[in-house]
RNA sequence: AGAGUUGGCCAGGCGAUCGCUGAUGAACGAUGUGUUCAUUGGAGGAAAGUCCGAGCUCCACGAGGGCAGGGUGCCGGGUAACGCCCGGUGGGGGCGACCCCAAGGACAGUGCCACAGAAAAUAUACCGCCCGCCUUCGCCUUGGCGAAGGCGGGUAAGGGUGAAAUGGUGCGGUAAGAGCGCACCGGGGAUGCGGUAACGGAUCUCGCACGGUAAACCCCACCCGGAGCAAGGCUAAACAGGGAGCUGCCGCUCGUCUUCGGACGCACGGCGCGGAUUGCCCAUCCGAGUCUCCCGGGUGAGCCGCACGAGGCGACCGGUAACGGUCGUCCCAGAUGAAUGAUCGCCGCCUCGAUAAGGGCGACUGAAUCGGGGAACAGAACUCGGCUUACGGACAACUCUGACU
Numbered sequence: 001a002g003a004g005u006u007g008g009c010c011a012g013g014c015g016a017u018c019g020c021u022g023a024u025g026a027a028c029g030a031u032g033u034g035u036u037c038a039u040u041g042g043a044g045g046a047a048a049g050u051c052c053g054a055g056c057u058c059c060a061c062g063a064g065g066g067c068a069g070g071g072u073g074c075c076g077g078g079u080a081a082c083g084c085c086c087g088g089u090g091g092g093g094g095c096g097a098c099c100c101c102a103a104g105g106a107c108a109g110u111g112c113c114a115c116a117g118a119a120a121a122u123a124u125a126c127c128g129c130c131c132g133c134c135u136u137c138g139c140c141u142u143g144g145c146g147a148a149g150g151c152g153g154g155u156a157a158g159g160g161u162g163a164a165a166u167g168g169u170g171c172g173g174u175a176a177g178a179g180c181g182c183a184c185c186g187g188g189g190a191u192g193c194g195g196u197a198a199c200g201g202a203u204c205u206c207g208c209a210c211g212g213u214a215a216a217c218c219c220c221a222c223c224c225g226g227a228g229c230a231a232g233g234c235u236a237a238a239c240a241g242g243g244a245g246c247u248g249c250c251g252c253u254c255g256u257c258u259u260c261g262g263a264c265g266c267a268c269g270g271c272g273c274g275g276a277u278u279g280c281c282c283a284u285c286c287g288a289g290u291c292u293c294c295c296g297g298g299u300g301a302g303c304c305g306c307a308c309g310a311g312g313c314g315a316c317c318g319g320u321a322a323c324g325g326u327c328g329u330c331c332c333a334g335a336u337g338a339a340u341g342a343u344c345g346c347c348g349c350c351u352c353g354a355u356a357a358g359g360g361c362g363a364c365u366g367a368a369u370c371g372g373g374g375a376a377c378a379g380a381a382c383u384c385g386g387c388u389u390a391c392g393g394a395c396a397a398c399u400c401u402g403a404c405u
């Protein structure tokens, strides 16, 4: 100098003028809770996506059982909690700093594996290699050798196909081959050792056929009520109500009436119907009501929720860290036709052009000087903790490469 990696940080500053909005106080004005003045507060690191986890609110809920559905998935820790964070293990990528991983189970079962290829999971022979037999031909010669073709068999070494081909490399072995034998690597099992654990490495043992895929169904383990601040509550104002639907049958006890045939009513039990346990079934509970549905009418204003909170900042202590503890200090937006802005000046930052001194034979270069231009992503809406996405800048540490000393 170039190319990178990681980490935290900042999000222009000050002043003047004119505005917007919340709070407090004062004055005027008189019930429209208004106007004016003063003081003071007034967006973000993501306020965003609404993807996770919570607080809070309402609904449901005696306690349940089963099925379905959804989510998570190495180990330990942190946390109110999490699918988040920290530390580690294993695997993968990078020369490296460092980064990435939904990372349980493939002998529980089912499915799938395009194209190519002989063959894609069950066994299999396309080319090749080897052996035997037969036929033909050639040679020497009197049964051999060689070549070609056919038939039968052996072979997974080699070729070829593919994302993937039945552990890999080497030596031996063999007709040719093969874990057939051996050594090393890989894999399975056992034992003991280290580690809280995931796991690691050691020794012994087994020649070890039976692939991959679970963000395919599935299996295993653990977790899970629903809706959301338009939640929900209060006040004020206004209006007009209407219609439909919802327990039936049987048994039995009692009562009333009776023309002695029975009818009606209450309670209980069984079966059925409807509703509730906000998916379903069982089970349980309830059933003329503060019930369900449809049509129509009115309002569409104000207040609370709603700003003191798993709160911010600082110091110290514990912890590798995430984080926790103690003490001190601070109060920090609250709009709703939706505030948080506009203009000007100065300074700072970036960039472009010109130039002085200086440098260069020269083209030119060159400031703290002059002039011009620029400044990202983006706007709270109940509130927190995360994740993800968008985006400008400067800094620090580290890595690789090149050059010089």
Stems, first nucleotide, its partner, number of pairs: 001401007009393002012347007020042009044377001048388002051386005056228004064282004069224005074088005089103001090101004104219002109217002111213003126159002128155013167185006186208001187206005193200002232304004241295005246289001248271004254265004273287005311330008349374006358365002
The RNA shown here (Bacterial RNase P class A) has 405 nucleotides and comes from a Polyangia bacterium. The prediction has a mean pLDDT of 75. Taxonomically the source falls in Polyangia (Bacteria, Pseudomonadati, Myxococcota). The RNAcentral record of the sequence draws on ENA.